[in-house]
C1' cells in the first nucleotide's frame, strides 16, 4: 500500500422568532366548559422520540380471576458449565462444518424401546440374485480316444450353446441411500472367512466439574428420517393497562355482609377442588356513559471509578433525574458552522431507516453516511 | 394499542411430505341459417417473499410482507 475479519460508537451542531405537549413556582380566587365529578385560561421557568420507539417473536414485572391449587390432556426447550428476576437471551468451553488465515456458522438429546414413511428409477429399499462369476445335472453340436466295425453305433475326455438346481454381494447398472473402507491372504467363485491400518460400537483405565479427549482390550458393524408419531430430561394456570381501582347526573332497580349446601353459573379444555347466585336475616349503595381522576413513569434505572471474575456478570462508593399524550404534542422558518455531490469560482442541490402510548430484559427485521480500536493474508522497503 | 385468522390459475376454493387439481371465466373446433346452451380439445401457476430441515417442501420449522376479523 492492497484485500479482508472483528469489536465498539455517532446518526448533524449552535443561536433566534412563532407554535404545540408536560412538570414546577407565583398571581388571581375571578372568568369559561360541564348535570356532576372534574377540567381550562395568565406570567415566569424547566423539559419534550429512537438505535431500532418497528415486528409483537420470546422472557418477566404489574393487575384481575383462588395467596394460582392436584391430575389428565396440551404447549415449549434440548451438547456441557456458568450468568440472570427470567428466557428460546448472553458468556466460556466441547463436538461438527466452512475459510490460506484473522475468524465465521450449527434447533447439536435418543433411530441399539416401539410404530410409521422412503415417490420415481432399480432385480432388490431393510430386505434382495437382473446381468455377471463359480459348481452340479440334463439335452444338443464339434473335435479326439477306445470298442464293435462297410455306412454307423456305444462309452469316455475337452470346448461351446441352451435349460434346470444351487453358491456368491467382489464387478456392472439404478438410486439421496444397496449391510463398514483400503490392501493382502484365502476360495470352485466369493465373502470380516482371516490378517494389517482406518472409521464406528461395547467394556475398561487415565485426565477433565461436565460435554468430551487419549490409551488398552474385545467381538465383528447395526440404512436414513424425531423442524413424523414417540421416548427421556427440564419448564409452563389464564387473560391482558381497552388489565384494574376510585368519583359523579338523568334513567332503571338493584347492591353489600352473615348463615345454609338443593340447583345454576364462573375459574383457557376435561375431572377434582374452589368461588359465587337463587333462599333467610341485617345494612345501603351499585352499574351505564370512547365521562373524569388514578394506574403513568424512580426503574431488575443511567453514568463514572474501585474490587472479584477469562467473560457474561456481580458488588461497593460517588453522581444524575432524562417525554408521559388520550384523537393523540415533539413542528415551521431564518442565520452561521460541519458532512456529501456538481461547479475554476460565486453558488446550487442533497442528507438514510424511521415517530413513544403500562414498564423493563432480549431476539429479529430496516438503516444514507461517518469515526475509532484490535487482528489476518499478500506485496514492497528497512 | 392488544388478541386472532388467512394468503394456491383471471375469480371461488380443494390438496397437510413423492409429477399441483376442480368449478366458473378464456381460446379453438363441432352442432345451428345465426346466437345461447351442449359436446370435444387447448392454454394459463415464482403455491405471498426469504432462509432452514429432508433424498425430496404448496405441505414441516423460523423470519419478513400483505389482507381480513374481534376487543371499549
Nucleotide at each position: 500500500g492492497a484485500a479482508g475479519u472483528u469489536a465498539a460508537c455517532c446518526g448533524g451542531a449552535u443561536g433566534g422568532u412563532c407554535g404545540c405537549g408536560g412538570g414546577g413556582a407565583c398571581a388571581a380566587g375571578g372568568a369559561c366548559c360541564g348535570a356532576a365529578a372534574g377540567g381550562u385560561u395568565g406570567u415566569c421557568u424547566c423539559u419534550g422520540a429512537g438505535g431500532a420507539a418497528a415486528g409483537u417473536c420470546c422472557g418477566a414485572g404489574c393487575u384481575c380471576c383462588a395467596u394460582a391449587g392436584g391430575g389428565c390432556a396440551g404447549g415449549g426447550u434440548g451438547c456441557c458449565g456458568g450468568g440472570u428476576a427470567a428466557c428460546g437471551c448472553c458468556c466460556g468451553g466441547u463436538g461438527g462444518g466452512g475459510g490460506u488465515a484473522a475468524c465465521c456458522c450449527c434447533a447439536a438429546g435418543g433411530a441399539a424401546a416401539g410404530u410409521g414413511c422412503a415417490a420415481c428409477a432399480g432385480a432388490a429399499a431393510u430386505a434382495u440374485a437382473c446381468c455377471g462369476c463359480c459348481c452340479g445335472a440334463c439335452a444338443c453340436u464339434u473335435a479326439c480316444u477306445u470298442a464293435a466295425g462297410c455306412u454307423u453305433u456305444a462309452a469316455g475326455u475337452a470346448a461351446g450353446u441352451g435349460c434346470c438346481g444351487g453358491g456368491u454381494a467382489a464387478g456392472g447398472g439404478u438410486g439421496g441411500a444397496a449391510a463398514g473402507g483400503u490392501g493382502a491372504g484365502g476360495u470352485a467363485a466369493g465373502a470380516g472367512c482371516u490378517c494389517a491400518c482406518c472409521g464406528g460400537c461395547a467394556g475398561u483405565c487415565a485426565g477433565g466439574u461436565a460435554a468430551c479427549u487419549g490409551g488398552c482390550u474385545g467381538g465383528c458393524c447395526c440404512u436414513g428420517u424425531a423442524a413424523a408419531c414417540c421416548c427421556c430430561a427440564c419448564c409452563c394456570g389464564g387473560a391482558g393497562c381497552a388489565a384494574g381501582a376510585c368519583c359523579a347526573a338523568a334513567u332503571a332497580g338493584g347492591g353489600g355482609a352473615a348463615c345454609a349446601a338443593u340447583a345454576g353459573a364462573g375459574c383457557g379444555g376435561c375431572c377434582c377442588g374452589c368461588u359465587u347466585u337463587a333462599g333467610u336475616u341485617c345494612c345501603c349503595g351499585g352499574g351505564u356513559u370512547a365521562g373524569g381522576u388514578c394506574g403513568c413513569u424512580u426503574g431488575a434505572g443511567g453514568c463514572u471509578g474501585g474490587c472479584g471474575g477469562u467473560a457474561a456478570c456481580g458488588u461497593c462508593a460517588g453522581u444524575c433525574c432524562u417525554a408521559g399524550a388520550u384523537a393523540g404534542a415533539u413542528g415551521a422558518c431564518c442565520a452561521u458552522c460541519a458532512c456529501c455531490u456538481c461547479g475554476u469560482a460565486a453558488g446550487a442541490g442533497g442528507a438514510a431507516c424511521a415517530g413513544a402510548a403500562c414498564u423493563c430484559g432480549g431476539c429479529u427485521u430496516a438503516u444514507a453516511g461517518g469515526u475509532u480500536g484490535a487482528c489476518u493474508u499478500c506485496g514492497a522497503a528497512c | 394499542g392488544c388478541c386472532g385468522a388467512u394468503g394456491u390459475g383471471g375469480c371461488u376454493c380443494a390438496g397437510g411430505g413423492g409429477u399441483a387439481g376442480a368449478g366458473c371465466a378464456g381460446c379453438u373446433c363441432a352442432c345451428u341459417c345465426g346466437u345461447a346452451a351442449u359436446g370435444a380439445g387447448c392454454a394459463g401457476g415464482u403455491c405471498g417473499c426469504c432462509g432452514g430441515u429432508u433424498c425430496g417442501a404448496a405441505u414441516c420449522c423460523g423470519g419478513c410482507c400483505a389482507u381480513c376479523g374481534g376487543c371499549u